Bacterial RNase P class A from a Piscirickettsiaceae bacterium, 340 nucleotides, folded computationally.
The source organism's lineage runs through Bacteria, Pseudomonadota, Gammaproteobacteria, Thiotrichales and Piscirickettsiaceae.
Model confidence (mean pLDDT): 75 of 100.
It was read from a public genome assembly, where an Rfam model found it.

RNA sequence: GAAGUUGGUCGGAUAGUCGCUGGGCGUUCGCGUCGAGAGGAAAGUCCGGGCUCCAUAGAGCAAAGUGCUAGCUAACAGCUAGGUAUGGUGACAUAACGGAAAGUGCUGCAGAGAUUUAGACUACCCAUUUAUGGGAAAAGGUGAGAAGGUGCGGUAAGAGCGCACCGCGCGUUUGGUGACAAACGUGGCAAGGUAAACCCCACUUGGAGCAAGCUCAAAUAGGAUGGCAACGAUACUGCUCGUAUAAGCCAUCGGGUAGAGUGCUAAAGAGUUUUGGUGACAAAAUUCGUAGAUGAAUGACUAUCUAUUACAGAACCCGGCUUACAGACCGACUUCACUU
Numbered sequence: 001g002a003a004g005u006u007g008g009u010c011g012g013a014u015a016g017u018c019g020c021u022g023g024g025c026g027u028u029c030g031c032g033u034c035g036a037g038a039g040g041a042a043a044g045u046c047c048g049g050g051c052u053c054c055a056u057a058g059a060g061c062a063a064a065g066u067g068c069u070a071g072c073u074a075a076c077a078g079c080u081a082g083g084u085a086u087g088g089u090g091a092c093a094u095a096a097c098g099g100a101a102a103g104u105g106c107u108g109c110a111g112a113g114a115u116u117u118a119g120a121c122u123a124c125c126c127a128u129u130u131a132u133g134g135g136a137a138a139a140g141g142u143g144a145g146a147a148g149g150u151g152c153g154g155u156a157a158g159a160g161c162g163c164a165c166c167g168c169g170c171g172u173u174u175g176g177u178g179a180c181a182a183a184c185g186u187g188g189c190a191a192g193g194u195a196a197a198c199c200c201c202a203c204u205u206g207g208a209g210c211a212a213g214c215u216c217a218a219a220u221a222g223g224a225u226g227g228c229a230a231c232g233a234u235a236c237u238g239c240u241c242g243u244a245u246a247a248g249c250c251a252u253c254g255g256g257u258a259g260a261g262u263g264c265u266a267a268a269g270a271g272u273u274u275u276g277g278u279g280a281c282a283a284a285a286u287u288c289g290u291a292g293a294u295g296a297a298u299g300a301c302u303a304u305c306u307a308u309u310a311c312a313g314a315a316c317c318c319g320g321c322u323u324a325c326a327g328a329c330c331g332a333c334u335u336c337a338c339u340u
Base pairs, nucleotide, nucleotide: 001336002335003334004333005332006331007330008329009328010327012305013304014303015302016301017300018299020037021036023034024033025032026031039311043322044321046320047319048318049317050316051209052208053207054206058241059240060239061238063205064204065203066202067201068082069081070080071079072078083097084095085094086093087092098200099199103198104197105194106193107192121140122139124135125134126133127132148166149165150164151163152162153161167189168187169186170185171184172183173182174181175180213262214261215260216259223253224252225251226250227249228248233245234244235243269288270287271286272285273284274283275282276281
């Protein structure tokens, strides 16, 4: 200097004028004054919870979710660290990462043959005399995959038939919390793949949701019909058991109301420092007080700085993940070339 990998920050600020929403204080109720007022993703509604109700509140089955190991967290399919496999020169990235020796299923086309230890197209060997029989799967071919691979010996020709090394299974020792790794020994060795097929194993799991709920006011018809009715009915995924409730429950028809408040913002909140930890984080101390609309508030103008010309607007709240993004800035690491 070039090319890459990976992590983080911002994505507007200040001042003035007018306007909008909510809060504090004051008020002669007309208003005055002082602060505050959309995001890094507010999006997706994918995951986990807080909170509310069923409800006094359980057990089992089914069902669903997750799937290497160990930690963090309120929890998670998240995050941190490590292991294995694959890709990359590398920094790194990805993984729907338990089990195929419990069982069942599937494996197209090609090919002789893809489990019924299968299989003979071209080559090989033996007998016989030119057409058959026997042996074999080692050479070639098809295919993603052909019954472990390479080499040597052996054989009529061959084959783990035997041997060496590698691979695979099993066992022991060492290191590690563990996933695993290494070393040694042993066995001729159960065809390959597929569980994002059914299944097996381990762990976890009530449901519904702020339009949840709670309170006040108002109105109507304290309505009608049918069914079940304690051996029963109802109870918010389904089934069974159990528990609780009440003379009720369910269905159909008909009628009235749909207004106000609350939930609604102090949150597992944010910042800084110290200590512990590789880290995610934890503890302690201290500082701040940060939108609550309800057909839906934050807009316009001027000046300065300036990248603001991108993606884009809260609706109970929080922790994650995923997706979109013009532009500006900061750090660590890898490779190559040149110079010293």